[in-house]
C1' cells in the first nucleotide's frame, strides 16, 4: 500500500524547545490556541490488541487477574453533521426542526499479500 476482522458514548500529562496554528481526506458548522497552536526531546499515565504468565472451564475456546514486551492513544461521542431509512413535532400540501436506526468514510490493534 491493498484485503479480512474486531473495537471506537470509558480512560490517562507535565517539563524543555519553538513560534502560529490546530482539532487525521475534503466541506459546512463549532471548539481549542501568545494564559502558547502544531513539530521536536525528556520522563510520567491510560489501555488490554497482540506476545508473555497465572486461574478457572461446558474441552481445545469463550472468560477472569497480572502489566514485563509490541503497539497505540493522553480537548470535546470517530467534536457534530454530509448518504439512507423511520419516529415525532410545528404553519398539517409543501417545507422546516428534533430524535433514533442503518450505511458509508476514518483511526488503532491482529492476520494475509
Nucleotide at each position: 500500500u491493498u484485503c479480512u476482522u474486531a473495537u471506537c458514548a470509558a480512560g490517562a500529562g507535565a517539563g524543555g524547545u519553538u513560534g502560529a496554528g490546530g482539532g487525521u481526506c475534503c466541506u459546512g458548522g463549532c471548539c481549542c490556541a501568545a494564559u502558547g497552536a502544531a513539530g521536536c526531546c525528556u520522563c510520567a499515565g491510560c489501555a488490554a490488541c497482540c506476545u508473555g504468565u497465572u486461574c478457572c472451564c461446558c474441552a481445545u475456546g469463550u472468560g477472569a487477574a497480572c502489566a514485563a514486551g509490541g503497539u497505540g492513544c493522553u480537548a470535546a461521542u470517530u467534536c457534530c453533521a454530509g448518504c439512507a431509512a423511520g419516529u415525532u413535532u410545528u404553519u398539517c400540501u409543501a417545507a422546516a426542526a428534533a430524535c433514533u436506526u442503518g450505511a458509508a468514510a476514518g483511526a488503532u490493534g491482529a492476520g494475509a499479500a
SAM riboswitch aptamer (S box leader) from Robertmurraya sp., 113 nucleotides, folded computationally. The prediction has a mean pLDDT of 84. Its Rfam family is "SAM riboswitch aptamer (S box leader)". About the family: The SAM riboswitch is found upstream of a number of genes which code for proteins involved in methionine or cysteine biosynthesis in Gram-positive bacteria. It was read from a public genome assembly, where an Rfam model found it.